RNA sequence: GCUUCCGUAGCUCAGUUGGUAGAGCACUUCACUCGUAAUGAAGGGGUCGCGUGUUCGAAUCACGUCGGAAGCU
Numbered sequence: 001g002c003u004u005c006c007g008u009a010g011c012u013c014a015g016u017u018g019g020u021a022g023a024g025c026a027c028u029u030c031a032c033u034c035g036u037a038a039u040g041a042a043g044g045g046g047u048c049g050c051g052u053g054u055u056c057g058a059a060u061c062a063c064g065u066c067g068g069a070a071g072c073u
Base pairs, nucleotide, nucleotide: 001072002071003070004069005068006067007066010025011024012023013022019056027043028042029041030040031039049065050064051063052062053061
């Protein structure tokens, strides 16, 4: 330098016929307990790496760009 893949909640990830952003764990509150843990219920938390474009509508499609991984030279 070239090719491919990855980037979504604090962490691990799902979501690709374009149509309201989700799960588990973690966190907060409550219940339960003598207390803690466990368990149960409720809740908060995300400009989907960034920018531009296409579209009535973009996490999803196109272009550019940043970071990471693998391969080739």
Description: Transfer RNA from Lachnospiraceae bacterium KM106-2, 73 nucleotides, folded computationally. The RNAcentral record of the sequence draws on ENA and Rfam. Lineage of the source: Bacteria > Bacillota > Clostridia > Lachnospirales > Lachnospiraceae. Rfam family: tRNA. From the family's description: Transfer RNA (tRNA) molecules are approximately 80 nucleotides in length. The coordinates come from a structure-prediction model, not an experiment, and the mean pLDDT is 82.